[in-house]
Context: one part of a larger RNA
């Protein structure tokens, strides 16, 4: 390179937007660039191939043909693609009325609990464990009642429930704001899909500056356990966890399954919307639509399993893989305050 692949064997980028590029719905007319056909010129000779001839044969030499799959010019064809023209509405979008939601930002408020402080009652233990001890307590603890302070998290509701591109999001009300979905019409008229580079977002931990600090808790100290115990258990406890701003940019960032579109039996649960049946209403049932679970036919799969939310049947575009170790390492470069991240080998070895 040609292939074959990417849930679990190597392999889907953490995720969105989007530039170049690639690809792109129905139709009318035009053009003839791609495409197809004819002709002309050229495509040196030798060689290869075919067919003759000459050395006794062959190698070798030699005549002719074919081929040279190409390029240029020209004349045509017009289905498909391109370009251009007019128009269309099934893709995409806009408007209108509803609707569900822990979607995001800001500022406020609330109750339960833990801890601490003050006061009351009260007296000898409390705490902790497998058992203990360290620890706390007659300077009055634990327990209990009242009051106060402060920080963090929001029990029940809560649900293979909901929302979000992913990370993720859970007390109440307010305010600003993104997206979805549904119904019926109207409008725009292919405005679309993907996306190398690129921009943004991106759990936790970590870093910088300044706050905050109740509980928890790396490090650390002590007590136990043990042959030892730099652990598991216990008593303490600092960074951190929280807030603001700025960095870091990685995860089993997982559905280990890229995005978009089309097609392909059914059954059953649930969430949101719409329509209908019956009914006094509600519960109930039917249809449809957008999600989200459990089975399952065909088909696929090495098997497990997947099965309209595909891992089935196809198309478009991107990313990635190519034996194990060395190694996601070295070197170089880029990014970062640093920690480190990104890109990414080889020798050698099996």
């Nucleotide at each position: 390179c040609u292939g074959g692949g990417c849930u679990u064997a190597a392999a889907g980028a953490g995720u969105c937007c989007g530039u170049a590029g690639g690809c792109g719905g129905g139709u009318u007319a035009a053009u003839a660039a791609g495409u197809c056909g004819g002709a002309u010129g050229u495509g040196a000779a030798a060689g290869c191939c075919c067919u003759g001839g000459g050395c006794u044969c062959a190698a070798c030499c030699u005549g002719g043909g074919a081929a040279c799959u190409g390029c240029a010019u020209u004349c045509g064809a017009u289905a498909c693609u391109g370009c251009c023209u007019g128009g269309c509405u099934a893709g995409a979008g806009u408007a209108u009325g509803g609707u569900a939601g822990a979607g995001g930002g800001a500022a406020u408020u609330g109750g339960a609990a833990u801890u601490c402080c003050g006061g009351g009652u009260g007296u000898a233990g409390c705490g902790g464990u497998g058992a203990a001890a360290u620890g706390c307590g007659u300077a009055g603890a634990u327990a209990u009642c009242c009051g106060g302070a402060g920080g963090a998290a929001c029990a029940c509701c809560a649900g293979u429930g909901g929302c979000g591109a992913a990370g993720g999001c859970g007390a109440c009300a307010u305010u600003c704001u993104g997206g979805g979905u549904u119904a019926a019409u109207a409008c725009u008229g292919a405005c679309g899909c993907u996306g190398a580079g690129g921009u943004g977002c991106g759990a936790a931990a970590g870093c910088g500056u300044g706050g905050g600090g109740a509980g928890c808790a790396a490090a650390c100290a002590g007590g136990a356990u043990u042959a030892g115990a730099u652990a598991c258990c216990c008593u303490g406890g600092u960074a951190g966890u929280c807030c603001a701003c700025g960095c870091c940019c990685u995860a089993a960032a997982c559905g280990a399954u890229g995005u978009c579109a089309a097609c392909u039996a059914g059954c059953c649960g649930u969430u949101g919307g719409a329509g209908g049946a019956a009914u006094u209403u509600a519960a109930u049932c039917c249809u449809u639509u957008a999600g989200u679970a459990g089975c399952g036919c065909a088909g696929c799969u090495a098997a497990c399993g997947c099965g309209a939310u595909a891992a089935g049947u196809u198309g478009a575009c991107c990313g990635c893989c190519u034996g194990g170790g060395g190694a996601g390492u070295a070197c170089g470069c880029c990014g970062g305050c640093a920690a480190c991240g990104g890109u990414a080998a080889a020798a050698c070895u099996c």

About this RNA:
The part of an RNA shown here (small-subunit ribosomal RNA, central domain) has 350 nucleotides and comes from an uncultured prokaryote. Its mean pLDDT, the model's own confidence on a scale to 100, is 89.